This is a predicted structure of a 79-nucleotide RNA (ZMP/ZTP riboswitch aptamer (pfl RNA motif)) from Cytobacillus sp. NCCP-133. It was read from a public genome assembly, where an Rfam model found it. Rfam family: ZMP/ZTP riboswitch aptamer (pfl RNA motif). The family has 185 seed sequences and 3,295 matches in Rfam 15.1. A reference for the family is Ren et al. (2015), "Global RNA Fold and Molecular Recognition for a pfl Riboswitch Bound to ZMP, a Master Regulator of One-Carbon Metabolism", Structure. The prediction has a mean pLDDT of 75.
RNA sequence: AAGGCCAUGUGUAACUGGCGAAACGCGGAUUACCGCGAGGGAGCACAUGGUAUCAAAGCCGUUCGCCUGGGCAGAGGUA
Repeated sequence: AAGGCCAUGUGUAACUGGCGAAACGCGGAUUACCGCGAGGGAGCACAUGGUAUCAAAGCCGUUCGCCUGGGCAGAGGUA
């Protein structure tokens, strides 16, 4: 207290990959990409309600396992 955190709602929304199993699909490539649809979706903005002084070591893509590559948040640097 015009701060934080939590819940709900509205809007917006990055990222949404490969292999095996289960319940994503279509087209084109061949490592982990491109286009589209479905679904997921952190984050951000606002509103309402709650908490009543509350810090952080994080969060996200249907689930599990093995990998790959990103995004958001946070911190720092340069202009």